A computed fold for a 1380-nucleotide RNA from an uncultured bacterium, annotated as small-subunit ribosomal RNA.
RNA sequence: AGAGUUUGAUCCUGGCUCAGGAUGAACGCUGGCGGCGUGCUUAACACAUGCAAGUCGAGCGAAGUUAUUUAGUGCUUGCACUGUAAUAACUUAGCGGCGGACGGGUGAGGAACACGUGAGUAAUCUGCCUUUAACAGGGGGAUAACACAAAGAAAUUUGUGCUAAUACCGCAUAAGCUCACAUAGCGGCAUCGUUAAGUGAGAAAAGAUUUAUUGGUUAAGGAGGAGCUCGCGGCUGAUUAGCUAGUUGGUGGGGCAACGGCCUACCAAGGCGACGAUCAGUAGCCGGCCUGAGAGGGUGAACGGCCACAUUGGAACUGAGACACGGUCCAAACUCCUACGGGAGGCAGCAGUGGGGAAUAUUGCACAAUGGGGGGAACCCUGAUGCAGCAACGCCGCGUGAAGGAAGAAGUAUUUCGGUAUGUAAACUUCUAUCGACAGGGAAGAAAUAGAUGACGGUACCUGAAUAAGAAGCCCCGGCUAACUACGUGCCAGCAGCCGCGGUAAUACGUAGGGGGCGAGCGUUAUCCGGAAUUACUGGGUGUAAAGGGUGAGUAGGCGGCUGUGCAAGUCAUAUGUGAAAUACAGGGGCUUAACCCCUGUGCCGCAUAAGAAACUGUACAGCUUAGAGUGCAGGAGAGGCAAGCGGAAUUCCUGGUGUAGCGGUGAAAUGCGUAGAUAUCAGGAAGAACACCGGUGGCGAAGGCGGCUUGCUGGACUGUAACUGACGCUGAGUCACGAAAGCGUGGGGAGCGAACAGGAUUAGAUACCCUGGUAGUCCACGCUGUAAACGAUGAGUGCUAGGUGUUGGCAUGAGAAUGUCGGUGCCGCAGCAAACGCAAUAAGCACUCCACCUGGGGAGUACGACCGCAAGGUUGAAACUCAAAGGAAUUGACGGGGACCCGCACAAGCGGUGGAGCAUGUGGUUUAAUUCGAAGCAACGCGAAGAACCUUACCAAUACUUGACAUCCCUAUGACAGUAUAUGUAGAGUAUAUUUCCUUCGGGACAUAGGAGACAGGUGGUGCAUGGUUGUCGUCAGCUCGUGUUGUGAGAUGUUGGGUUAAGUCCCGCAACGAGCGCAACCCCUAUUAUCAGUAGCCAGCGAGUGAAGUUGGGCACUCUGAUAAGACUGCCGUGGAUAACACGGAGGAAGGUGGGGAUGACGUCAAAUCAUCAUGCCCCUUAUGUAUUGGGCUACACACGUGCUACAAUGGCUGCAACAAAGUGAGGCGAAGGAGUGAUCUGGAGCAAAGCACAUAAAAGCAGUCCCAGUUCGGAUUGCAGUCUGCAACUCGACUGCAUGAAGACGGAAUCGCUAGUAAUCGCGAAUCAGAAUGUCGCGGUGAAUACGUUCCCGGGUCUUGUACUCACCGCCCGUCA
Repeated sequence: AGAGUUUGAUCCUGGCUCAGGAUGAACGCUGGCGGCGUGCUUAACACAUGCAAGUCGAGCGAAGUUAUUUAGUGCUUGCACUGUAAUAACUUAGCGGCGGACGGGUGAGGAACACGUGAGUAAUCUGCCUUUAACAGGGGGAUAACACAAAGAAAUUUGUGCUAAUACCGCAUAAGCUCACAUAGCGGCAUCGUUAAGUGAGAAAAGAUUUAUUGGUUAAGGAGGAGCUCGCGGCUGAUUAGCUAGUUGGUGGGGCAACGGCCUACCAAGGCGACGAUCAGUAGCCGGCCUGAGAGGGUGAACGGCCACAUUGGAACUGAGACACGGUCCAAACUCCUACGGGAGGCAGCAGUGGGGAAUAUUGCACAAUGGGGGGAACCCUGAUGCAGCAACGCCGCGUGAAGGAAGAAGUAUUUCGGUAUGUAAACUUCUAUCGACAGGGAAGAAAUAGAUGACGGUACCUGAAUAAGAAGCCCCGGCUAACUACGUGCCAGCAGCCGCGGUAAUACGUAGGGGGCGAGCGUUAUCCGGAAUUACUGGGUGUAAAGGGUGAGUAGGCGGCUGUGCAAGUCAUAUGUGAAAUACAGGGGCUUAACCCCUGUGCCGCAUAAGAAACUGUACAGCUUAGAGUGCAGGAGAGGCAAGCGGAAUUCCUGGUGUAGCGGUGAAAUGCGUAGAUAUCAGGAAGAACACCGGUGGCGAAGGCGGCUUGCUGGACUGUAACUGACGCUGAGUCACGAAAGCGUGGGGAGCGAACAGGAUUAGAUACCCUGGUAGUCCACGCUGUAAACGAUGAGUGCUAGGUGUUGGCAUGAGAAUGUCGGUGCCGCAGCAAACGCAAUAAGCACUCCACCUGGGGAGUACGACCGCAAGGUUGAAACUCAAAGGAAUUGACGGGGACCCGCACAAGCGGUGGAGCAUGUGGUUUAAUUCGAAGCAACGCGAAGAACCUUACCAAUACUUGACAUCCCUAUGACAGUAUAUGUAGAGUAUAUUUCCUUCGGGACAUAGGAGACAGGUGGUGCAUGGUUGUCGUCAGCUCGUGUUGUGAGAUGUUGGGUUAAGUCCCGCAACGAGCGCAACCCCUAUUAUCAGUAGCCAGCGAGUGAAGUUGGGCACUCUGAUAAGACUGCCGUGGAUAACACGGAGGAAGGUGGGGAUGACGUCAAAUCAUCAUGCCCCUUAUGUAUUGGGCUACACACGUGCUACAAUGGCUGCAACAAAGUGAGGCGAAGGAGUGAUCUGGAGCAAAGCACAUAAAAGCAGUCCCAGUUCGGAUUGCAGUCUGCAACUCGACUGCAUGAAGACGGAAUCGCUAGUAAUCGCGAAUCAGAAUGUCGCGGUGAAUACGUUCCCGGGUCUUGUACUCACCGCCCGUCA
């Protein structure tokens, strides 16, 4: 000294929370010793029992006991008894004296001179103590005790009689005492005080004991104590604003130690209060204690000072002192005794009990010390006090061992299985003995003063021997905050001071290992201060975060111009007194140290007094021919206010004319009006309200507000002048006045508009928006209300602080343009300020003065109370409870049925489809023993699957195996295993027999099989939300970023925005940016043209041969073609436009022209997108089964729904015949020719070909010719029957194909919806992968070959800029109300 927490991130405001210290504490776990302290905070609740205040015989009488002496008796002659007198010692009920007013306890009450501090008492008292002076003569009468009698249960009381005193009462004496009268000096602060002399009156005393004292009376002091008075100081509430009749004062009297309405009679009507009276609530006050840097805040246990109280309330007596804790009386409540008549009691003394409570101790020892009371003293008393006991309640000190010791033991935890940690820790070796235990010794505290005297206590302390032996826990380990792993759990159990953790890999729960902190304690709870500048005096704010009163006038108050003089209240400095001690701080000292205790010093920041200073504030006086303020004079401006009158346009209504079928209204309509004549139009009339144009960030006003014109009355501001006054000023709590709209009251008025209301629409609904009507109201007069986003969300005043540019009203200069100046009103902008936005001479800047207001959000501007109002309501204005935020400004994105620009088969323009039919295929659903699993908007659904009869296969049923179908390791045995053949057997797997290894140094080895044991195998089981890899999608969209610099407090921005352009963040220009990267483009492949090279298996122009025909052949490589290398296209050239650019348009040339066409290529990222069933993989799960194997079944089910396709519905066609033209592929377990058989599928056959060679292989549509004649057909081909072919171990479930026969729906398809911009759509066939067989699917290939695009308003998607936002999980957001 700070930290966490609002956000996606940022800055700020702002609350909440934490880290520190403290406690008379309590609770949980734990607990070795000692020292010093502390210990009912609650029920001022009730108390059993014991003790806590007595003492004096040297005040007095009396009684009693003992001893001695003495007399007598009994007699045992030294014992007992009785009596008298005396002496000595002792005891004490009573009278008397002193003390019970101290000491000890408690904090109920009390907001007060109770306390603190400082003064006063000239308004007072004071026992014992002390100092000084004087004195004590002589008498008297009683009364307790006691005796007798009596009453009562008791407590207690009564009567009669006797007696004493230091008890009581007169008399004498007496002053410098007191009182009365009157005088003088001195002093003071008014009454007065004091001194001196005078007169008169009044009032004292006590003895005791025995030689030394002590006590008594009077007077005057001292010390200490007490009473009373005053200044100042310290709680809350105004939702308590008025209180007071002994009240305030006076006079007389009374009373008191003393002043005083303290009391009383009379008189006067005062006294207190916004500087907070009264009332209500709370509270003992202080020194101090805790905290804090301090200022402050909290507190008032223990120790000390004061006060108050003693069951509750009241009262006095005694006394020096009380209205009295362990005294009296009365009343009340409670408890106890009782013979029911009556009595007794007071722990807030020390112990102790019950109760209350989270909670607080022994019915201890001693008067040895210190102190107190009594006494001459001895001594007695003392629960004050000194000690001990209990309690970790606090502070302080000590210990639980120290050194060495690596095989880094064992155990435990973890692990990637290698290790790592616990850990020098332990064991082990050596050493020591503080504390505890044992034994021996043993204090000081004791002093005056010789002796005696110690509760604590055989305590502290010292010494000895022996043993590591007897002595460690608590909390925490996600961040704040030091300290991490494993297992368990699975939004459960639980944790949590705040944020928050837990939904199967939790460093946050529980346990363990390890670690961190403190340590005889550690945590928790409660409370206080701090941090919190979060009530801000030191030290905050109010445009938008909480916060400027709606505006003015003005009272109190606060603040205030220039010059001079005085005073000294504030202020400054000096001195004195006080500020108790303890505490605090500093320096010393004593207990072994410390805590603790003692000494010395400082401080206690305060108050009072004295004599000073005079700058500033204040105050008094004087001055200002003045700067603030005001007045006068001269001007011009203005919707400033009030009243009266006048005007035209428009609207509506009424009357009349013309005129005819509609008008009106809306997005579209309808309600409504109109043939009884509307709307429209013309003329005339009536009424009310408002004042177009001018008109303007123009004017005026304090604000609200003010707009036709004229007149009257009237307020203010401004300019000029400088004649007058001379600080007359500013602000302003209360107070008063004004105060939009709506609303209220009374009376008018009412054209238009128009809450409520009615109807029509809209809508799911529509108590709305729209339309047709329409009442209050809007208008006027007079009252009330008193609020608004009454806003510039910005209180008023004064001064100062760069500029630029408008406008308004004056003035000055000037011919004008213009310049200057004063007052207002705007914009931009510097410094400065601000969290930023912004403000910026009209401040939100720099300063001063005054007022108002704020202190987290909600509850709530609500409730209650009070005031105001006719009411509506207004003003003032809480709390319980609840949350950890609420909020301001700005940033990045996302979003908007916001804006601008651009693109895309996105729309539009076209062509062809889907959706209707039948079938194929996939999905959902249903069914099933199973219909395995996955994929789910686009971006799942002819998808994984480039091909389920068995296998595949993961599913189901049944059967079988258990180290296993598969891998590695070990042991034993065998020489095989596989294959082939035979036999047997079942549903099948299987079983048996025969046959058959290699190398060798002959030991064995390699390999293989079988058997065995365990490590392990195995899993298409789960989690794609634990993952890798791969993929889809936005999207082939043009974007996504970085470095340096600059800028902003920062998140961020800039660059990447802007002007053009492009398919493109493509390029050009500009620019606080300059560069760069990933993307775009290019580089790559195919294709279109040409050249060169090459020329077989391709080709054949020319030459030769040759055929029925044929590149068949010699030959050739010109052409086609093949396949390698090159060329070509770059806006290169020209023109126009553009900015002299990029680029666009047109043209030339060219096979091709502006990326020529196509492909591959997919930025940063999004969707917890898809996949654990391709594969890999963490964790979890199964292990005679969720593994493995076999047979059969299923994945092919079928009321239905959807997607994707095929075939059609026909004449641009079907059928029959004839007969052209491809490309790209594939082929050895293969393609399979010719020939032959079959109607055909196909069979036979086997040539040729590992392919520019042979084969698949006839391309089809098109063409030519014929037929059909618009129909469910010569269209269409589903379905079904029969008969076959092929593949395969096997076509029943469940294959494809063929022939004959059968001949369904369907006649162009609702809402809706898809694809396509050129060799494209459409249409036609061919091939391949997978594959034994099985395509309408998929992937390729070529043939024929269109139409249309004006354009970007709209739908969808995307990009850039901008704007709003309370969204950021980002509009599928957020969020409000009701109900559950």
Its mean pLDDT, the model's own confidence on a scale to 100, is 84.